[in-house]
RNA sequence: CGAGCUGGCCGGGCAGUCGCUGUUUAUUCUGGUUGUUUGAUCAGAGUGAAGGGAGGAAAGUCCGGGCUCCAGAGGGUAGGGCGCCAGGUAAUGCCUGGGGGGCGAAAGCCUACGGAAAGUGCAGCAGAGAGUAGACCGCCUAAGCCAGUGUUCUUUUCAACGUUUGUUGUAAAGAAGUUGGCCGGUAAGGGUGAAAGGGUGCGGUAAGAGCGCACCGCAUGGCUGGUAACAGUCCAUGGCACGGUAAACCCCGCCUGGAGCAAGACCAAAUAGGAAUCCUAUAGGUGUGACCCGCACUGGAUUCGGGUAGGUUGCUUGAGGUGUCUGGUGACAGACAUCCCAGAUGAAUGAUUGCCCAGGCCUGCUUUGGCAGGCUGGACAGAACCCGGCUUACAGGCCGGCUCGCGAC
Numbered sequence: 001c002g003a004g005c006u007g008g009c010c011g012g013g014c015a016g017u018c019g020c021u022g023u024u025u026a027u028u029c030u031g032g033u034u035g036u037u038u039g040a041u042c043a044g045a046g047u048g049a050a051g052g053g054a055g056g057a058a059a060g061u062c063c064g065g066g067c068u069c070c071a072g073a074g075g076g077u078a079g080g081g082c083g084c085c086a087g088g089u090a091a092u093g094c095c096u097g098g099g100g101g102g103c104g105a106a107a108g109c110c111u112a113c114g115g116a117a118a119g120u121g122c123a124g125c126a127g128a129g130a131g132u133a134g135a136c137c138g139c140c141u142a143a144g145c146c147a148g149u150g151u152u153c154u155u156u157u158c159a160a161c162g163u164u165u166g167u168u169g170u171a172a173a174g175a176a177g178u179u180g181g182c183c184g185g186u187a188a189g190g191g192u193g194a195a196a197g198g199g200u201g202c203g204g205u206a207a208g209a210g211c212g213c214a215c216c217g218c219a220u221g222g223c224u225g226g227u228a229a230c231a232g233u234c235c236a237u238g239g240c241a242c243g244g245u246a247a248a249c250c251c252c253g254c255c256u257g258g259a260g261c262a263a264g265a266c267c268a269a270a271u272a273g274g275a276a277u278c279c280u281a282u283a284g285g286u287g288u289g290a291c292c293c294g295c296a297c298u299g300g301a302u303u304c305g306g307g308u309a310g311g312u313u314g315c316u317u318g319a320g321g322u323g324u325c326u327g328g329u330g331a332c333a334g335a336c337a338u339c340c341c342a343g344a345u346g347a348a349u350g351a352u353u354g355c356c357c358a359g360g361c362c363u364g365c366u367u368u369g370g371c372a373g374g375c376u377g378g379a380c381a382g383a384a385c386c387c388g389g390c391u392u393a394c395a396g397g398c399c400g401g402c403u404c405g406c407g408a409c
Stems, first nucleotide, its partner, number of pairs: 001405010012356007020053002023050012055380001059391002062389005067260004079256005084098005099113001100111004114251002119249002121245002136190002138186003144182006151176006158169004198216006217240001218238005223232003264313004274304006284298005320339008357378001359376007
């Protein structure tokens, strides 16, 4: 310098003007309570001042807790969840460290990672065969059967030659060989498939095959190391089974009550209905209608309690933040000091102007390092009871750690 891996952090700044919402405080007004009065106190409204006012994800609402109400002796079943080991934590399905497996040259990344020798199920297409396997091509013809044979051998018959028992030819039988077929053997090789019942070599065989052997792998038991998961240039045994699939049923182990701040608590109108007490006794009231009769409906008052609207509370001091030190590989824990940091409820936390800053574009100059001017310009997104996580979204920027390659010294 280039290519990559990884951890943490920030998420525009300052000033002016105009607003919004809580808190504290001063003052004015209104109302309530109390007091003989000045006053005291409470609530509301106005004005002034001081100080506070979104996030790393406030989001999705997916996990785990706190808190609240309901239910609940205890145990079991069902349902749901989790699933290598150890640790952290209030708790977790989260985090940290480690183990196994996979990917990468490495830094590093990914991993639903209990059980398939309890049972059941499933495996399309292709393929001969998909599970106590299978003979399509290929290889073989040892055993058995059939057919051919012009090769070899033996025996016999006949003929010729020679004549000593031999040689040659012909025919038959038998045996061996050889060729073809049937029945077969074979899981080495080809082919199918995601997957075809260890690998390499030697021996062996008709050809083959853990059939035998050596090495590697595998399984079981032991030993050693490790808290454990697990590991091993270790020992012994076994020719090697027990194919895959449990984000299929299932089995095993562990965990697990329900609902949620619209939880819950308190204060409490109007109207309607309820209860109690008192009063009234067919009169009165209301409706219809311009009015009367008529017709229809109907007791009145006071007090109490429940509930609704509405208000208050829960509500923000908390497994809290920051800093230092200590323990720990780390997640994290402890000690000390210090700080108080949104509480809205049609729901505030904003708008605008100027300057600056990161970035982008254009023009000019240039000593190629930059300089000057102009334009543009800051994402994702908005608390709603509170925390711890996970996941998802995100313009741009800052600070580390590590790996590999090339070059120079």

Predicted 3D model of a 409-nucleotide RNA (Bacterial RNase P class A) from Endozoicomonas acroporae. The coordinates come from a structure-prediction model, not an experiment, and the mean pLDDT is 76. The source organism's lineage runs through Bacteria, Pseudomonadota, Oceanospirillales, Endozoicomonadaceae and Endozoicomonas. Its Rfam family is "Bacterial RNase P class A". Its family is annotated with tRNA processing, dimeric ribonuclease P complex and ribonuclease P activity in the Gene Ontology. By type it is a ribozyme. The RNAcentral record of the sequence draws on ENA. The gene name in the source record is rnpB.